[in-house]
RNA sequence: ACCUUAUCGCGAGUGACCGAGGGACGGGCCCGAUGACGUCACGGCAACCGGCUUCCUGCUUGGUGCCAAAUCCCGCAGCGUGUGCACACCCCCCGGGGAACGCUGACAGAUAAGGA
Numbered sequence: 001a002c003c004u005u006a007u008c009g010c011g012a013g014u015g016a017c018c019g020a021g022g023g024a025c026g027g028g029c030c031c032g033a034u035g036a037c038g039u040c041a042c043g044g045c046a047a048c049c050g051g052c053u054u055c056c057u058g059c060u061u062g063g064u065g066c067c068a069a070a071u072c073c074c075g076c077a078g079c080g081u082g083u084g085c086a087c088a089c090c091c092c093c094c095g096g097g098g099a100a101c102g103c104u105g106a107c108a109g110a111u112a113a114g115g116a
Stems, first nucleotide, its partner, number of pairs: 002115007013042005021031003025075004043067003046061001048063002050060003071108001076105006089098004
C1' cells in the first nucleotide's frame, strides 16, 4: 500500500521553539507574521480496543485517537420542492431542462478493531 466492519452535526487548549504556509484532492470559503501549520511539554476530550465491574450500564487513560469551522461546505446519483423566510437566475421547441434548496444513498477521506 490492500480488504472487512463500525463511527464521523457531541466534546476538548495553553505555554515554549520554529518561521510560511495550512485546512487530504478540485472548486468555494476560511485560518495565518497579533505567528498559523509543525515539534515538544503540560492540560483536556472521548469509551474503538484492553482492564475492572453489580457485566444493562458504569468506572478506568493501559494501546490508539482527537482538541477552528458539520468530515468547514460542495463534488456522483436518485427523489422531491414554487410562493411561503431568503434567493428567485439562465436556456429553449413553452413545455420542460439547467441552476438553487431539501432529503436519501453512494464515492472519497479520517479514526479504531480485525484480516491477508
Source information
The RNA shown here (SAM riboswitch aptamer (S box leader)) has 116 nucleotides. It matches the Rfam family "SAM riboswitch aptamer (S box leader)". Rfam links the family to the GO term regulation of gene expression. The sequence was found by an Rfam model in a public genome assembly.